[in-house]
RNA sequence: GCGGUGGUAGUCUAGCUGGUUAGGACAUAAGCUUGCCAAGCUUAUAACGCGGGUCCAAAUCCCGCCCACCGCA
Numbered sequence: 001g002c003g004g005u006g007g008u009a010g011u012c013u014a015g016c017u018g019g020u021u022a023g024g025a026c027a028u029a030a031g032c033u034u035g036c037c038a039a040g041c042u043u044a045u046a047a048c049g050c051g052g053g054u055c056c057a058a059a060u061c062c063c064g065c066c067c068a069c070c071g072c073a
Base pairs, nucleotide, nucleotide: 001072002071003070004069005068006067007066010026011025012024013023019056028044029043030042031041032040049065050064051063052062053061
């Protein structure tokens, strides 16, 4: 340099066939429960790598860039 795969809360991950409030688990905080702790239950907090385009509507499609991994040279 070329090609491929991926980037979504503090962590892991689903959604990529465009359309419901972006879902789940762990974590964190508060409450309930208990004599206390743990466990359990409820509620809350928190996310689409960056810029642009297409569209009524983009995590999803298109273009450029950045980062990680793999392959080729």
Predicted 3D model of a 73-nucleotide RNA (transfer RNA) from a Thermoplasmata archaeon. Rfam family: tRNA. Rfam classes the family as a transfer RNA.